[in-house]
RNA sequence: UGGAGGAGGCGGGCGUCCGCCGGGUCCACCCCCGGAGGAAGGUCCGGACUCCCGACAGGUAGCAUGCCGGGUAACGCCCGGCCGCGGCAACGCGAGGGAAAGUGCCGCAGAGAGCAGACCGCCCCCGGGUCGGCCGGGGGUCAGGGUGAAAGGGUGCGGUAAGAGCGCACCGCUCCUCCGGAAACGGAGGGGGCAUGGUAAACCCCAUGCGGAGCAAGGCCGAAUAGGGGAAUCGAGGGUCACCUGUCCCCGCAUCCCGUUUCGACGGGUGAGAUUCCCGGGUUGGCUGCUCGAGCCGCACGGCAACGUGCGGCCCAGAUGAAUGGACGCCGCCCCACGGGGUACAGAAUCCGGCCUACAGCCUCCUCCGGUCA
RNA sequence: GCGGGUAUGGUGUAAUGGUAGCGCACUGACCUUCCAGGUCAGGAGUGGAGGUUCGAUUCCUUCUGCCCGCU
Numbered sequence: 001u002g003g004a005g006g007a008g009g010c011g012g013g014c015g016u017c018c019g020c021c022g023g024g025u026c027c028a029c030c031c032c033c034g035g036a037g038g039a040a041g042g043u044c045c046g047g048a049c050u051c052c053c054g055a056c057a058g059g060u061a062g063c064a065u066g067c068c069g070g071g072u073a074a075c076g077c078c079c080g081g082c083c084g085c086g087g088c089a090a091c092g093c094g095a096g097g098g099a100a101a102g103u104g105c106c107g108c109a110g111a112g113a114g115c116a117g118a119c120c121g122c123c124c125c126c127g128g129g130u131c132g133g134c135c136g137g138g139g140g141u142c143a144g145g146g147u148g149a150a151a152g153g154g155u156g157c158g159g160u161a162a163g164a165g166c167g168c169a170c171c172g173c174u175c176c177u178c179c180g181g182a183a184a185c186g187g188a189g190g191g192g193g194c195a196u197g198g199u200a201a202a203c204c205c206c207a208u209g210c211g212g213a214g215c216a217a218g219g220c221c222g223a224a225u226a227g228g229g230g231a232a233u234c235g236a237g238g239g240u241c242a243c244c245u246g247u248c249c250c251c252g253c254a255u256c257c258c259g260u261u262u263c264g265a266c267g268g269g270u271g272a273g274a275u276u277c278c279c280g281g282g283u284u285g286g287c288u289g290c291u292c293g294a295g296c297c298g299c300a301c302g303g304c305a306a307c308g309u310g311c312g313g314c315c316c317a318g319a320u321g322a323a324u325g326g327a328c329g330c331c332g333c334c335c336c337a338c339g340g341g342g343u344a345c346a347g348a349a350u351c352c353g354g355c356c357u358a359c360a361g362c363c364u365c366c367u368c369c370g371g372u373c374a
Numbered sequence: 375g376c377g378g379g380u381a382u383g384g385u386g387u388a389a390u391g392g393u394a395g396c397g398c399a400c401u402g403a404c405c406u407u408c409c410a411g412g413u414c415a416g417g418a419g420u421g422g423a424g425g426u427u428c429g430a431u432u433c434c435u436u437c438u439g440c441c442c443g444c445u
Base pairs, nucleotide, nucleotide: 001370002369003368004367005366006365007364008363009362010361012331013330014329015328016327017326018325020035021034022033023032024031037345041356042355044354045353046352047351048350049214050213051212052211054248055247056246057245058244059243060242062210063209064208065207066206067081068080069079070078071077082096083094084093085092086091097205098204102203103202104199105198106197119145120144121141122140123139124138125137126136127135128134153171154170155169156168157167158166172194173192174191175190176189177188178187179186180185218288219287220286221285228279229278230277231276232275233274234273237251238250239249256269257268258267259266260265295314296313297312298311299310300309301308302307332343333342334341335340375444376443377442378441379440380439381438384398385397386396387395392428400416401415402414403413404412405411421437422436423435424434425433
């Protein structure tokens, strides 16, 4: 100096005036304080909180996740590592369990595509023939050609009629042992001629996890209307979060009639009641939940890191048809036809932790590769 | 707030993971004096990006548009 990779941050500033929302013990005025984001977004995951169901356990179905270890309240997130792929490298990417449990699929091309396969070729034998090359028949062969995404290990030497893990060496694969590592995994030695093509973001198998609904959850007050109608099930048993089972718990087995009777009760009916669903009617107000929280900032310590622990400091929107705005001046940045114009993506809606997506412009640090000069 | 579906030429629609078809419309030629009609031929498409796979309209992720349901 050119190019590239990674990590992180900012994303307008200041002043004046007029408004809007909340708070400052109640009301009014004045005054003071606070008032969008890194994604508030998509709603893709995980929680807190609340309700549903009487409490819980097991199984099935369904859904999700899937190398190893760690972090966390939890996660499908994050950190570190392993392996594979890409890149000269810094580094990036990976739904990364199982294809020797079973089933399915592998179009076209090709001889053969899943208990492989002789089209061309190569070789041997027999017969015929103008006996070097041809023709016919029989057999051997997967080394070569050709097809394909993929052809049942690869390279070399030996071997053979030609060939072939047929034999051997190395590489790969697989099994066993040892060593290193917490593990994934790596390394070494030995055995086996090699069986086991691919696809699970096809069904499936294995392991692990998961009840449902959502702040319009839920609670309280006020107003208004009806205190209604229908269906199903149970009726001696019933009661919970898809279904089933089990343990415990709770509630209940009323009344009347008939029959039997050993006078304890039992059987049948009736249906008081219980549960669930639907229809109909009224209201469309207020308060609460509501914002102090797995909170933010700084320092120290532990850890490679994610993160954790301790100490100190701080209070940082809470609206509900929904506030967070407008005008002017100066400055910064960008464009420009020198008059001026523009200043990204986007805006809270119960609250957190992530992921993903959008984002003008700018800044900081680290690393790699190349060129040039000293 | 919670949840579901869908996207294929201009339009309406097909397609067990294996060459993207069909009807109407459009363009050109021919038949006709011309129109209508008919015959022949033709153009034009999987919403965007990425992944799995030998191969994607189809499977997965994400974004965008549209439609629907519940409270």
Molecule: RNase P RNA; transfer RNA
Organism: Candidatus Sulfomarinibacteraceae bacterium